[in-house]
This is a predicted structure of a 90-nucleotide RNA (Glycine riboswitch aptamer) from Prauserella cavernicola. It was read from a public genome assembly, where an Rfam model found it. The organism belongs to Prauserella, within Bacteria. Its Rfam family is "Glycine riboswitch aptamer". About the family: This family represents the bacterial glycine riboswitch. The coordinates come from a structure-prediction model, not an experiment, and the mean pLDDT is 78.

RNA sequence: CGAAGCACGGCGGGAGAUCCGGCCUCGCGCCGGAGCCGUAGGAGCAACCCUCCCCGGGAAUCUCUCAGGCCCCAGUACCGCUGUGUCGAG
Repeated sequence: CGAAGCACGGCGGGAGAUCCGGCCUCGCGCCGGAGCCGUAGGAGCAACCCUCCCCGGGAAUCUCUCAGGCCCCAGUACCGCUGUGUCGAG
């Protein structure tokens, strides 16, 4: 000098899924019944590693649907670019 990685931020892209009834300030606001979604978060597990064995470790956009969501908006995992910091291959 400084790759890759990690954390935080900025900009851009970015889904899915409802019906019925009632109240009513007529705002998809509130309540009830049932249904549905899967990309906040959370949980679970394969290969593999360790072990005589058990145990343990072990990914997700997979599974569960606890949470969250189901007009629009917003937000979202994820993707691209970028800044700062950290680390430090060479």